[in-house]
A computed fold for a 169-nucleotide RNA from Agathobaculum faecis, annotated as glmS glucosamine-6-phosphate activated ribozyme aptamer.
Of the family's consensus pairs, 86% are formed in the model.
RNAcentral holds the sequence, with entries from Rfam.
The coordinates come from a structure-prediction model, not an experiment, and the mean pLDDT is 78.
Its Rfam family is "glmS glucosamine-6-phosphate activated ribozyme aptamer". Rfam classes the family as a riboswitch. Rfam's curators write: This entry contains a glucosamine-6-phosphate activated ribozyme that is found in the mRNA for GlmS. GlmS is an enzyme that uses fructose-6-phosphate and glutamine to generate glucosamine-6-phosphate.
NCBI's taxonomy places the organism under Bacteria, Bacillati, Eubacteriales, Butyricicoccaceae, Agathobaculum.
RNA sequence: AUAGCAAGUCAAGCGCCAGAACUGCGAUGCAGCCGGUAUCGCAGUUGACGAGGGAAGGGUUAAUCGAAGUUUUCGGCGGAUGCCCUUCGGCCAUGAGUGGGUUGGUCGUGAGCAGACUGUUAAAUCGCGCGGGCGACUGCGCGGACAGAGCAGAUUCUGCAUAACGCAC
Numbered sequence: 001a002u003a004g005c006a007a008g009u010c011a012a013g014c015g016c017c018a019g020a021a022c023u024g025c026g027a028u029g030c031a032g033c034c035g036g037u038a039u040c041g042c043a044g045u046u047g048a049c050g051a052g053g054g055a056a057g058g059g060u061u062a063a064u065c066g067a068a069g070u071u072u073u074c075g076g077c078g079g080a081u082g083c084c085c086u087u088c089g090g091c092c093a094u095g096a097g098u099g100g101g102u103u104g105g106u107c108g109u110g111a112g113c114a115g116a117c118u119g120u121u122a123a124a125u126c127g128c129g130c131g132g133g134c135g136a137c138u139g140c141g142c143g144g145a146c147a148g149a150g151c152a153g154a155u156u157c158u159g160c161a162u163a164a165c166g167c168a169c
Stems, first nucleotide, its partner, number of pairs: 014078004019074001020046011049066003055087006088108005097169003101165003112160005117153004126143007
C1' cells in the first nucleotide's frame, strides 16, 4: 500500500458507475513524414444547482419546486421526508354546561379547506483570483445578482366546512 472482518461517523438533486463520452499509457492495423486514425487492453475523468419536505408501522416507485443548460442535470443501480393502508394523535362552539365513547370528515404535533395579501438570506451558472493533476478534469476564496413551489402569519382579509348517535356527572 492492497484485501478481508468488526465498530464508529457521514445523506437525501442524496450515494454509486456496468452504458456513453473524454484523458493518459501500451499493442495491432491503416495511413503518413509533424502530431494522425480505427480496434483492443490497462489506469483514470465526467455523470443534479439549490429551495422544500419526517407521528409510528407496513406497502409502493417515473416522490414537490424552480435555476442553469440545450453537450451527459443523458443512461443505469440503490436509497429517500412523497403517495396508499392501518394504528395513534389534533380539530370539527353538536343550543344548559362539562367530560368520554362509536361513526364520519379533515389534517399531523405550529395538526380544517380554498383564495388573496405579507414574509420566508437561494445556490450553482457568471466575473475576478489562488491551488492540485502529464491530461481529461478538479478544490477553494472574493464579488454581484436572478426563482418557483412549499411553509409561516390568534396584532392579516374573504369565503366554505364546522356532523350523526349514545353514555356519565